[in-house]
RNA sequence: AUUUAAUACAGGCCCAAUCUCAUAGAAUUGAGAACGGAGGAUCCACUAUUAGGGGUUAAUUCUGCGACAGCAGAAGGGAUGAAAGCUCUUUCGCCAUCCUACCCGUCAGCUAACUUCGUCGGCUAAAGCGAAGGAGGUC
Numbered sequence: 001a002u003u004u005a006a007u008a009c010a011g012g013c014c015c016a017a018u019c020u021c022a023u024a025g026a027a028u029u030g031a032g033a034a035c036g037g038a039g040g041a042u043c044c045a046c047u048a049u050u051a052g053g054g055g056u057u058a059a060u061u062c063u064g065c066g067a068c069a070g071c072a073g074a075a076g077g078g079a080u081g082a083a084a085g086c087u088c089u090u091u092c093g094c095c096a097u098c099c100u101a102c103c104c105g106u107c108a109g110c111u112a113a114c115u116u117c118g119u120c121g122g123c124u125a126a127a128g129c130g131a132a133g134g135a136g137g138u139c
Base pairs, nucleotide, nucleotide: 011124012123013122014121018033019032020031021030022029034119035118036117037116038115039114044109052107053104054103055102056101060075061074062073063072064071065070077099078098079097080096081095086136087135088134089133090132091131092130093129094128
């Protein structure tokens, strides 16, 4: 000096999954705000209920192979592509890469009041091009 791996800090990313206060005094336990989910009238909707039915999530459907497990592809839907060119942020086009898992337990349409639950987990050395805006700051 280079490469690989691990750890820590910082920055960044997915997600509703963050912040503040009190207590404990590293750790714990509460409360509030914010964000997110479920149940739940009239009216309206549905005539449906073993081929059970339903919910969260962007994550469903179709095709082919396979004895199964599963594998591959397509469509649909979703995410990322930071900074160095003031800061934050929205949308569009092209390109590249990536993308499900769970839960309720025979039961739930919508739904005001009301009731109730969650705030986990995971990733990162890879980081393109162009266009149209918004807010703030500076001159």